[in-house]
Context: one part of a larger RNA
RNA sequence: CACCGCCCGUCACACCAUGGGAGUUGGCUGCACCAGAAGUAGGUAGCUUAACCGCAAGGAGAGCGCUUACCACGGUGUGGUCAAUGACUGGGGUGAAGUCGUAACAAGGUAGCCGUAGGGGAACCUGCGGCUGGAUCACCUCCUU
Numbered sequence: 001c002a003c004c005g006c007c008c009g010u011c012a013c014a015c016c017a018u019g020g021g022a023g024u025u026g027g028c029u030g031c032a033c034c035a036g037a038a039g040u041a042g043g044u045a046g047c048u049u050a051a052c053c054g055c056a057a058g059g060a061g062a063g064c065g066c067u068u069a070c071c072a073c074g075g076u077g078u079g080g081u082c083a084a085u086g087a088c089u090g091g092g093g094u095g096a097a098g099u100c101g102u103a104a105c106a107a108g109g110u111a112g113c114c115g116u117a118g119g120g121g122a123a124c125c126u127g128c129g130g131c132u133g134g135a136u137c138a139c140c141u142c143c144u145u
Base pairs, nucleotide, nucleotide: 003108005105008101009100011098013095014094015093016092018090019089020088023085024084025083026082027081028080029079030078031077032076033075034074039070040069041068042067043066044065046064047063048062049061052059053058111132112131113130114129115128116127117126118125119124
């Protein structure tokens, strides 16, 4: 810059973050079940066996094998949680010069605002109740001169 002012919302455009979202992918994790390497521990009919015992047969012991328990990884089912992503969708923010109107600020041209209900491209409009943080006019009370 002072009414040729200020200013509100829809719509359009761009960018940003964000909510919802059929789902999809991944991390962590609970529960139930399956399976169970190696190792350790227990058992042991079988097999093997130099040192010990025994003249010998054999025994003791040991090893292997078998088996049971624990258990890593893995698998199946069903939950929890976190993250990424997701057609579409909701509003929000920001952005010199876009669109439509003109709601508010003066009595803003229907005073405004609050609550509520209904309605409407949008700001909004209408009804009901409330407030003055309403102008004007008149009156009352109080204060100052």
Molecule: small-subunit ribosomal RNA, 3' minor domain
Organism: Gammaproteobacteria bacterium